[in-house]
RNA sequence: GUCUCAUGAAGAGUGGUUGAGGGAACUGGCCCUUCGACACCACGGCAACCGAUUGGAAGCGACAUGCUCCAAUGACCAGGUGCCAAAUCCAGCUUGAACCGGAGUCGGUUCGGGAAAGAUGAGAU
Repeated sequence: GUCUCAUGAAGAGUGGUUGAGGGAACUGGCCCUUCGACACCACGGCAACCGAUUGGAAGCGACAUGCUCCAAUGACCAGGUGCCAAAUCCAGCUUGAACCGGAGUCGGUUCGGGAAAGAUGAGAU
C1' cells in the first nucleotide's frame, strides 16, 4: 500500500517551542486562530479495539490449560495502539417523511435511513 471485519452524537488539557494559517482532499457552509491556532515536545488525562487476570446464567467442541457468548452488552487491570474543539464539524451521491412554492413529475426547508470517502483498531497479504 491492498483486502476483510468492527466502531464513530459519549469521554479526556495544561505548560513549553514556534509564528500563520487550521478544521484529510475538492466545492459550499460553519467554525477555530496573533487573547497565538495548526504542528512539535514534555507532563497529564480519556477510552477500552487488541492484550492480562477473573466469573458463569449459556452454546460449540477435536473434550482441551480450547473457542464463542454475557446479567444493566459480566467484573477488573491498563501492557500494545489510539484519542483529548465542534457528530468523522455539516452537506455533496441515493432514498423516506412532513411542510412550503411551482405545476410536466421540479425546486426549497426541516428531520431521518443508506452509500461513498476518510479515521482508528484487529486480522490477512

SAM riboswitch aptamer (S box leader) from a Verrucomicrobiota bacterium, 125 nucleotides, folded computationally. The coordinates come from a structure-prediction model, not an experiment, and the mean pLDDT is 80. The sequence was found by an Rfam model in a public genome assembly.